[in-house]
RNA sequence: GCGGAGGGGCGGAUGGCCGCCAACGGGCACUGGUUUGCGCCAGCGUCCUUGGAGGAAAGUCCGGACUCCCAGAGGCAACGGUGCCGGGUAACACCCGGGCGGGGCAACCCGACGGAAAGCGCCACAGAAAUGAAACCGCUGCGGUCCGCCGCAGCAAGGGUGAAACGGUGGGGUAAGAGCCCACCGCCGGGCUGGCAACAGACCGGGCAUGGCAAGCCCCACCGGGAGCAAUGCCAAAUAGGGACCGCGCGCCGGGCAACCGGCGGGGCUGCUUCUGCCCCAGCAGGUCCGGGUUGGCAGCUAGAGGGGUGCCGGUAACGGCAUCCCAAGAGGAAUGGUCAUCUCGGGGUGGGCAACCACCCUAGACAGAAUCCGGCUUACAGCCCCUCCGCGCAU
Numbered sequence: 001g002c003g004g005a006g007g008g009g010c011g012g013a014u015g016g017c018c019g020c021c022a023a024c025g026g027g028c029a030c031u032g033g034u035u036u037g038c039g040c041c042a043g044c045g046u047c048c049u050u051g052g053a054g055g056a057a058a059g060u061c062c063g064g065a066c067u068c069c070c071a072g073a074g075g076c077a078a079c080g081g082u083g084c085c086g087g088g089u090a091a092c093a094c095c096c097g098g099g100c101g102g103g104g105c106a107a108c109c110c111g112a113c114g115g116a117a118a119g120c121g122c123c124a125c126a127g128a129a130a131u132g133a134a135a136c137c138g139c140u141g142c143g144g145u146c147c148g149c150c151g152c153a154g155c156a157a158g159g160g161u162g163a164a165a166c167g168g169u170g171g172g173g174u175a176a177g178a179g180c181c182c183a184c185c186g187c188c189g190g191g192c193u194g195g196c197a198a199c200a201g202a203c204c205g206g207g208c209a210u211g212g213c214a215a216g217c218c219c220c221a222c223c224g225g226g227a228g229c230a231a232u233g234c235c236a237a238a239u240a241g242g243g244a245c246c247g248c249g250c251g252c253c254g255g256g257c258a259a260c261c262g263g264c265g266g267g268g269c270u271g272c273u274u275c276u277g278c279c280c281c282a283g284c285a286g287g288u289c290c291g292g293g294u295u296g297g298c299a300g301c302u303a304g305a306g307g308g309g310u311g312c313c314g315g316u317a318a319c320g321g322c323a324u325c326c327c328a329a330g331a332g333g334a335a336u337g338g339u340c341a342u343c344u345c346g347g348g349g350u351g352g353g354c355a356a357c358c359a360c361c362c363u364a365g366a367c368a369g370a371a372u373c374c375g376g377c378u379u380a381c382a383g384c385c386c387c388u389c390c391g392c393g394c395a396u
Base pairs, nucleotide, nucleotide: 001392002391003390004389005388006387007386008385009384010383012343013342014341015340016339017338018337020052021051022050023049025048026047027046028045030043031042032041033040034039054367058378059377061376062375063374064373065372066228067227068226069225071276072275073274074273075272076271079224080223081222082221083220084098085097086096087095088094099113100111101110102109103108114219115218119217120216121213122212123211136159137158138155139154140153141152142151143150144149167185168184169183170182171181172180187206188205189204190203192201193200194199232299233298234297235296242290243289244288245287246286251264252263253262254261255260265281266280267279268278269277306327307326308325309324310323311322312321313320314319345365346363347362348361349360350359351358352357
C1' cells in the first nucleotide's frame, strides 16, 4: 500500500420565530365548595420551568413480567417444543466457553449436532444392478470356427451410468481375479490414561462386514395448561329475566297429617383418573347452537429482572457482587412539527493547476415512527469514525 475477517460508535450541530403533548411543578385571574375570617380543596383559562420516538420503534419468531379462565391438589394420555457438553440468565430456540463435523491459505464463519443393529417407508432418471442386487463394455480358461465370431465355465480387479455401486492405497497370490492373504488407513469391540463432561490419545483383539435419508413417520431424553392490554377492572347507559335442542337416572330408608327435613343412591362441575369441595334430582345441575343490548367515560398507562458512566472484587468469558453519580415519552384516531440563518461531514458542478490542492455554486442526504412493558433473535440501512486480527506485496 492492497485485499479480507471480527467488534464498537455516530447517523448532524447551533441560534431565532411560530405551533403541539405531558408533569405529585410554580405564579396570576375566574368559578364552585368549606371557614366568623385568614386559609384550604376542586375545576377551568393563561404564563413560566423541565422533559418529549429507534438501532432497529419493523417482523410477531422465541422467552417472560402482568391480567383473566379452567372449583382446589396430584397422576396419566393427547398435543406441542427443544435436541453435543459445561456455564450464564427471571427465562429462552438467546449469550459465553469447549467438543465434533464442514468451508476457507488464514484470521474466521456455518451446523435441524441424540438414535439407521426397535420397526415401517423412500432413493426419481440414468444404469446390468440401488440391500443383502448384479454383468452393459470387458478380462481369463476350454471347445468350435466360414477367421467375422459363437458356446460353456470362472471374475467383479479395469471402464461406463449415477448424488451414491457393497470399504481405500500398496504388495503378494491367481488361468484371470476378489480381504483370498499381508501392511497401513477406515470400521466394530475391550479395558487403560487425560478431561466435570461432550470427547481425545496410545494399546490389545476382531470380522474383513450392511449405503444414504429421521428438515419422512418413528424411538429416546428433557420441558410445557389456555388466552392475551382489543387482557382485565370500575362507573354510567341500554336491551330480549330472549329462543331452540340435548339431558341416563325421576329410586330406597327414617321422622312427619301434610308441606318439608335427614341419610343412602344417582347425575354434574374435566380428555381419563385419585382425593377433597360445591351444585342438582325435574324439565333441575349441566352441555351445544342462534339471536339482542352496550361502539360512552375512567383506570390499566409507565420507576421495571430498568438504562448508562466511573471505580473495585470474582470469573477464560458470558455474567455476577459492592460503591458512587446521572437519566427517565405516555398519546388516545393518536402529540414531539414548520420556517429562516449559519456551521460541519459526504456527494455533485464550474474554473485554475502536471499533481497535491485552491476558489466559487448546488444539496441534510440511508433504513425508517412508540401504543402494556422488558430480555433476545431475524430482516432493512446512504455515509462517516475507532479498535483488533489474517493474507499478499514493497521499503528500511

Predicted 3D model of a 396-nucleotide RNA (Bacterial RNase P class A) from uncultured Tateyamaria sp. The prediction has a mean pLDDT of 77. Its Rfam family is "Bacterial RNase P class A". From the family's description: Ribonuclease P (RNase P) is a ubiquitous endoribonuclease, found in archaea, bacteria and eukarya as well as chloroplasts and mitochondria. The family's RNA type in Rfam is ribozyme. Taxonomically the source falls in Tateyamaria (Bacteria, Pseudomonadati, Pseudomonadota, Roseobacteraceae). It was read from a public genome assembly, where an Rfam model found it.